Small-subunit ribosomal RNA, 5' domain from an uncultured bacterium, 534 nucleotides, folded computationally.
[in-house]
Context: one part of a larger RNA
RNA sequence: AUGAACGCUGGCAGCAUGGAUAAGACAUACAAGUCGAACGAUUCUUUAAGGUAAGCUUGCUUAUUUUAAAGAAUAGUGGCAAACGGGUUAGUAACACGUGAUUAAUCUGCCCCUUAGUCUGGAAUAACUUAAAGAAAUUUAAGCUAAUACCAGAUGCUUCUUUUUAAACAUAAGUUAAAAAAGAGAAAGAAUGCAAAUUCGCUAAGGGAUGAGAUCGCGGCCUAUCAGCUAGUUGGUGAGAUAAUAGCUCACCAAGGCUAAGACGGGUAGGGGGUGUGAGAGCAUGGUCCCCAACAAUGGCACUGAGACACUGGCCAUACUCCUACGGGAGGCUGUAGUCGAGAAUAUUCCGCAAUGGACGAAAGUCUGACGGAGCAAUGCUGCGUGCUCGAAGAAUCUCUUCGGGGUGUAAAGAGCUUUUCUAUCAGAAUAAUCUUUUAUUACUUGUAAUAAUAGAUGAAGGUACGGUAGGAAUAAGGGGGUGCUAAUUCUGUGCCAGCAGCAGCGGUAACACAGAACCCUCAAGCGUUAUUC
Numbered sequence: 001a002u003g004a005a006c007g008c009u010g011g012c013a014g015c016a017u018g019g020a021u022a023a024g025a026c027a028u029a030c031a032a033g034u035c036g037a038a039c040g041a042u043u044c045u046u047u048a049a050g051g052u053a054a055g056c057u058u059g060c061u062u063a064u065u066u067u068a069a070a071g072a073a074u075a076g077u078g079g080c081a082a083a084c085g086g087g088u089u090a091g092u093a094a095c096a097c098g099u100g101a102u103u104a105a106u107c108u109g110c111c112c113c114u115u116a117g118u119c120u121g122g123a124a125u126a127a128c129u130u131a132a133a134g135a136a137a138u139u140u141a142a143g144c145u146a147a148u149a150c151c152a153g154a155u156g157c158u159u160c161u162u163u164u165u166a167a168a169c170a171u172a173a174g175u176u177a178a179a180a181a182a183g184a185g186a187a188a189g190a191a192u193g194c195a196a197a198u199u200c201g202c203u204a205a206g207g208g209a210u211g212a213g214a215u216c217g218c219g220g221c222c223u224a225u226c227a228g229c230u231a232g233u234u235g236g237u238g239a240g241a242u243a244a245u246a247g248c249u250c251a252c253c254a255a256g257g258c259u260a261a262g263a264c265g266g267g268u269a270g271g272g273g274g275u276g277u278g279a280g281a282g283c284a285u286g287g288u289c290c291c292c293a294a295c296a297a298u299g300g301c302a303c304u305g306a307g308a309c310a311c312u313g314g315c316c317a318u319a320c321u322c323c324u325a326c327g328g329g330a331g332g333c334u335g336u337a338g339u340c341g342a343g344a345a346u347a348u349u350c351c352g353c354a355a356u357g358g359a360c361g362a363a364a365g366u367c368u369g370a371c372g373g374a375g376c377a378a379u380g381c382u383g384c385g386u387g388c389u390c391g392a393a394g395a396a397u398c399u400c401u402u403c404g405g406g407g408u409g410u411a412a413a414g415a416g417c418u419u420u421u422c423u424a425u426c427a428g429a430a431u432a433a434u435c436u437u438u439u440a441u442u443a444c445u446u447g448u449a450a451u452a453a454u455a456g457a458u459g460a461a462g463g464u465a466c467g468g469u470a471g472g473a474a475u476a477a478g479g480g481g482g483u484g485c486u487a488a489u490u491c492u493g494u495g496c497c498a499g500c501a502g503c504a505g506c507g508g509u510a511a512c513a514c515a516g517a518a519c520c521c522u523c524a525a526g527c528g529u530u531a532u533u534c
Stems, first nucleotide, its partner, number of pairs: 001532002004530005011384006017377002024340003028337003033080003038077002041074016087295003097219007106212002111208008119153004128143006159184007167176003189200004221267003228258003233255008270292004274285004297318005320331004348374001350373003356370001357368004387417004398407003422471005431461001434457003438453007478523005483504003489518005499506002
């Protein structure tokens, strides 16, 4: 010094920390959705108009139905997100990480800037209806329909491909920009509005930003009781694959490549910022927080996509668990809680989206076990308290004694004071930024945007923190030690016994070392022990 545990003890507050072992197995709930201003449909409600039927109060009521508008809900198609956020450290000795370079060998959704465009058509499909199979999971057939879903055509630049020309830069291939010819490649609409138009989108191209991929130099464990290792192996040519270089893959050709400056093998291990210690150099370590990597029951594979070979997506195999009508199916907490197990050992099946951040949305808003909070644990750090003043040459108890007395000790009792804390009661936050209504002003042009004012709404923590009043010393001290190292001594018991002990060592009849008592020392809501590091 510690993510500690154990023993004894335990008043409070703030801030942190809390599965280190079995990357063992998991019941249950939640942890990723959102958009109706992309689309068709279904259901419900309200309003308006009309039809039909019944009742009568004769122009009303009730029921039902059609059309239109508005609103709400539901599953589906479609878009974006789901590759983030959250967890863990199993694997990995490696360009994994750190640091410094390279990419003239690359990609980059959303976002920002610039330029141009957004034309004409088409065929389907889910939902839905009907029929069918199945215990279920689910599936099949026929029919119908929409789109910002899908397809075709047109146009098309600076884009791409091929060919040609000249120039600049570089020099190893090459790069940049320009001209000509041929060929190829786009798009989607929605809201408001009478409309023009505005806003949000969509397409192509260039640039930026951000993020990522790839390559290289150097750096950081043990082992020689591991000395030789290697056939895609090392290089070349050609082809394929990739966003991209490359044996990355393949065909052919050559026979290379690494190694005592430790190859290959074995063991151990996520790396770093940091953390602990130390005067430093070092040594040890990598929990919480941040960055990077890897993994998601085990092993493999691809699909979609800007991005994955994808923790709560898909397929296959394996092991395990569950359901079954025995034909067949379902599942993956190394997310948050929680359970079992193993263990010396590690917490609530809590509250809230009010704040910060994220996804979607024009917005209102919805979702968010991220996050903000509360709960549990003296696990740690820090702070506070358990009273203060007076009070006897000094009560009692206990204890020692040379029997005179000494110690406990101003300690107690008693008197006065205070109220941090405590109990009761009253009042009561900041954390709010934002959103909506109305009005005004400004900007282009009705509408929209910005600004200002106006009115209203939003707080989990929490009736908490903080504060006021009242009461009364009231509610609050232990642990370890006393031979030396090492601060602190006497008596009794025991008699090499019982026992102590970190080391030296104590104990065999006067034990300052065992056990008890009195007294003392030390730290203190802690104190000791054990383990580990310096």
Overview
Its Rfam family is "Bacterial small subunit ribosomal RNA". RNAcentral holds the full RNA, with entries from ENA and SILVA.